Predicted 3D model of a 265-nucleotide part of an RNA (large-subunit ribosomal RNA, domain VI) from Mahella australiensis 50-1 BON.
The organism belongs to Mahella australiensis, within Bacteria.
The coordinates come from a structure-prediction model, not an experiment, and the mean pLDDT is 89.
The full RNA is in RNAcentral, with records from Rfam.
It matches the Rfam family "Bacterial large subunit ribosomal RNA". Rfam links the family to the GO terms structural constituent of ribosome and ribosome.
[in-house]
Context: one part of a larger RNA
RNA sequence: CGCAGGAUAUUUGAGAGGAGCUGUUCCUAGUACGAGAGGACCGGAACGGACGGACCGCUGGUGUAUCAGUUGUACCGCCAGGUGCAUAGCUGAGUAGCCAAGUCCGGAUAGGAUAAACGCUGAAAGCAUCUAAGCGUGAAGCCAACCUCAAGAUAAGAUAUCCCAUAGCGAGAGCUAGUAAGACUCCAGAGAGACUAACUGGUAGAUAGGUCAGAGGUGUAAGCGCAGCAAUGCGUUGAGCUGACUGAUACUAAUAAGUCGAGGA
Numbered sequence: 001c002g003c004a005g006g007a008u009a010u011u012u013g014a015g016a017g018g019a020g021c022u023g024u025u026c027c028u029a030g031u032a033c034g035a036g037a038g039g040a041c042c043g044g045a046a047c048g049g050a051c052g053g054a055c056c057g058c059u060g061g062u063g064u065a066u067c068a069g070u071u072g073u074a075c076c077g078c079c080a081g082g083u084g085c086a087u088a089g090c091u092g093a094g095u096a097g098c099c100a101a102g103u104c105c106g107g108a109u110a111g112g113a114u115a116a117a118c119g120c121u122g123a124a125a126g127c128a129u130c131u132a133a134g135c136g137u138g139a140a141g142c143c144a145a146c147c148u149c150a151a152g153a154u155a156a157g158a159u160a161u162c163c164c165a166u167a168g169c170g171a172g173a174g175c176u177a178g179u180a181a182g183a184c185u186c187c188a189g190a191g192a193g194a195c196u197a198a199c200u201g202g203u204a205g206a207u208a209g210g211u212c213a214g215a216g217g218u219g220u221a222a223g224c225g226c227a228g229c230a231a232u233g234c235g236u237u238g239a240g241c242u243g244a245c246u247g248a249u250a251c252u253a254a255u256a257a258g259u260c261g262a263g264g265a
């Protein structure tokens, strides 16, 4: 921009893409078959491999603004307690998120038309013949079925709901203006993300931060007291601290404002 008014939701599916794999064991059954050795079709079940999708409750990885231990050095006047730098100084753990080695799920079933093949009826050609007319069975393949996208499918679809027929100019087609429903700018963001978009919100508000409470993590803070010459230990104390997690709470910031947007050939 189009989809013959302007919108907001919910959709149909022309079409397109994805998937499509396979093993072992057991039962049937040591049956059919076979002198024996051996050893099935058909049908049923269990457990796997690779591949794919989703997820983070479990097992773990990472986790550079979490916690603890610790070395050297500089500084905070000294002690104590800390901070900077040294690969995040090194080391041990670790929330959220992300992830696999973790967990769950998938390939199916039942159809339609067929290939090779196997048939029925049946002439040409008194017979025969699956074929010439006609009618069947039949594959991991084809079309559907399963999953995803999808009306720019210009053949532009459908349904529901909302807004209404304003004003000026013009002979008219129409142009312009302010509006309606609605949308955007702008702002707070994260479940989204390169940007954009989409999404959640914008005081009639829990959108982010803060605060409070909790979960989870770390592992018993500082100070003081007691014991010991001291290093240190014990008590207060599962203490103190704590990023992303869960909730509550308008304390802070989403204020204010602006723009667009029909009149139905």
Base pairs, nucleotide, nucleotide: 001152005163006162007161008160009159010158011157015149016148017147018146021049022048023047024046025045026044027043033038051106052105053104054103055102059100060099061098062097066093067092068091069090070089071086072085073084074083075082076081111143112142117137118136119135120134164264166177167176168175169174182260183259184258185257186202187201188200189199207253208252209251210249211248212247213246214245216242217241218240223236224235225234226233227232